[in-house]
Context: one part of a larger RNA
RNA sequence: UUGGGUUUAAAGGGUGCGUAGGCGGGCCUAUAAGUCAGUGGUGAAAUACUUCAGCUUAACUGGAGAGGUGCCAUAGAUACUGUAGGCCUUGAGUGAAAUUGAAGUAGGCGGAAUUGAUGGUGUAGCGGUGAAAUGCAUAGAUAUCAUCAAGAACACCGAUAGCGAAGGCAGCUUACUUAGUUUCAACUGACGCUGAUGCACGAAAGCGUGGGGAGCGAACAGGAUUAGAUACCCUGGUAGUCCACGCCGUAAACGAUGAUUACUCGCUGUUGGCGAUAUAUUACUGUCAGCGGCCAAGCGAAAGCGUUAAGUAAUCCACCUGGGGAGUACGCUGGCAACAGUGAAACUC
Repeated sequence: UUGGGUUUAAAGGGUGCGUAGGCGGGCCUAUAAGUCAGUGGUGAAAUACUUCAGCUUAACUGGAGAGGUGCCAUAGAUACUGUAGGCCUUGAGUGAAAUUGAAGUAGGCGGAAUUGAUGGUGUAGCGGUGAAAUGCAUAGAUAUCAUCAAGAACACCGAUAGCGAAGGCAGCUUACUUAGUUUCAACUGACGCUGAUGCACGAAAGCGUGGGGAGCGAACAGGAUUAGAUACCCUGGUAGUCCACGCCGUAAACGAUGAUUACUCGCUGUUGGCGAUAUAUUACUGUCAGCGGCCAAGCGAAAGCGUUAAGUAAUCCACCUGGGGAGUACGCUGGCAACAGUGAAACUC
């Protein structure tokens, strides 16, 4: 490289938008670039192949012949692909009418709890553990009541419920922004799919500047435990956790399962719409879009998957090729740094 693969054996990019490229619905006409077949030319010699001959044979040598992917020219064919033109509506989009959601950003407000402060009541313990001790407390703690302050998070509702491309999103409310779905079939008329490079977003931790700091809490200190205990347990506690702006760009970023499209038995639960029927506000049945459970066929090494496929097919992208060395070294790029991206070899089994 071909082939074969990528849920769990090596392997799906963290996610989206999108450039080039690749691929692309139905009908008609033209063209003839790809494609197909014909004719002519070329395709040197030697070699190789077939056959005949010469050295006693063979190697070797000589003669003759056939063949030759391909390339050029020419006159043709037109199913498919391409190109050009015209048309269509089912893919895609627009519109109208409804509807759904913890989707995002900014502002305002709320109650419970916690901690602290002040005052009252009150007296000797509190706290903590397997048991203790460190710690707090007669300078009045713990407990309890009242008032005040601060910061962070939003019990119940709450749900294998909902929304979002992913990361993720939950008190209430306002404003702005945004997405999906359904019904109608009015409009456009293939406008589509994927997507190397690129751009944007991207948990937590970490970094920079300035705020904030209740609780929790790396580091650190002390008390225990222990043979030891740089831990698990306890008492404290700094960074951090929170906010604004700017970086970082990684995760078991997981469904360990790329995106899109079509097809392929059923049962059942649930969310949001639509429709008919009955009844009178609910039920049943059908249908579209999601989220779950169980299974037929099929697939699979099995576990299992099974219309939300890991089934049957198609297009495009990404990735894998024995273990270790190693996601290391070197170089380059990015970053304030921490590091990130790209990414070997010797050697060894």
Predicted 3D model of a 349-nucleotide part of an RNA (small-subunit ribosomal RNA, central domain) from a Cytophagales bacterium.
The organism belongs to Cytophagales, within Bacteria.
The full RNA is in RNAcentral, with records from SILVA.